[in-house]
Context: one part of a larger RNA
């Protein structure tokens, strides 16, 4: 900017993507073959790599979570704690995120056919799969299967609301498993979008203070404590307030339409 007003649901012209491949085992030590050896067809299972999706399970990260621990500086000392030192080091570790983890794929039917095998069957009393005709036949071709798609300019199609009594969207604002920005989704007081807050998970591992034992480091009891980012549910106590902006033809005809 088109598609001549929206919102939603679509069809599928065409694009693109994947198509892989071992071994074992039944049928069978059959068929076959003197033996040695050993099948076709058919069914069954387990892999490899390659790839989609996921994170409940082994894990890995986790520099806004917890805890020990070491210098040194600081809060007047003690005691508690805070700043630097690669996140100061170290041990753990939620949500994310991710593979070594989990989970799924690559099936199966069919159409036309390639080399090939074949019916019938002349030219040429015969033969002859070809000249008419009529079958079969591959991982491979076309469709199946995943995914994109009406800018398919031939710009399809349906339902529902609207055309100034304006459908809808935009800007704002709170956010986000979307995201560089734009774009996308959710939400905006007829509200759980975020935060704060309360419970919770789930992590770390029993705080500080007291108070007892001990000469004292340090133990013990209060106390599976105290602390906690991103989880999960609830809860309007904050903030999504109020104004704003865009935004849908003519002709010709008769009210059917073109």
């Nucleotide at each position: 900017c088109g598609u001549u007003g929206a919102u939603u649901c679509u069809u599928g012209a065409g694009a693109g993507g994947a198509u892989u491949u071992c071994u074992u085992c039944g049928u069978a030590g059959u068929a076959c073959g003197a033996g040695a050896g050993g099948a076709c067809c058919c069914g069954a299972a387990g892999g490899a790599a390659c790839u989609g999706a996921c994170c409940u399970c082994u894990g890995g990260u986790c520099u806004a979570c917890c805890u020990g621990c070491u210098g040194u500086c600081a809060c007047g000392c003690c005691a508690g704690u805070g700043g630097c030192a690669u996140c100061g080091c170290a041990g753990g570790g939620u949500a994310g995120c991710u593979a070594a983890g989990u989970u799924g794929g690559g099936a199966a039917c069919g159409g036309a056919u390639a080399a090939c095998c074949g019916c019938u069957g002349a030219a040429a009393g015969c033969a002859u799969c070809u000249a008419a005709g009529c079958g079969g036949g591959a991982a491979g071709c076309c469709a199946a299967c995943c995914u994109c798609a009406a800018g398919a300019u031939u710009a399809g199609g349906a339902a529902u609301c609207g055309u100034u009594u304006g459908a809808g969207a935009u800007u704002c604002g709170u956010g986000g498993a979307a995201g560089a920005u734009g774009a996308c989704c959710a939400c905006g007081u007829u509200g759980a979008u975020a935060g704060g807050c309360a419970c919770u998970a789930a992590g770390u591992g029993u705080a500080a203070g007291u108070a007892c034992a001990g000469u004292a480091a340090u133990g013990u009891a209060u106390u599976u404590a105290g602390c906690u980012g991103a989880g999960g549910u609830g809860u309007a106590c904050u903030a999504a307030u109020u104004c704003a902006u865009c935004g849908a033809u003519c002709c010709u005809g008769u009210u059917a339409g073109g």
This is a predicted structure of a 258-nucleotide part of an RNA (large-subunit ribosomal RNA, domain VI) from a Minisyncoccia bacterium.
Rfam family: Bacterial large subunit ribosomal RNA.
The full RNA is in RNAcentral, with records from ENA.
Taxonomically the source falls in Minisyncoccia (Bacteria, Bacillati, Minisyncoccota).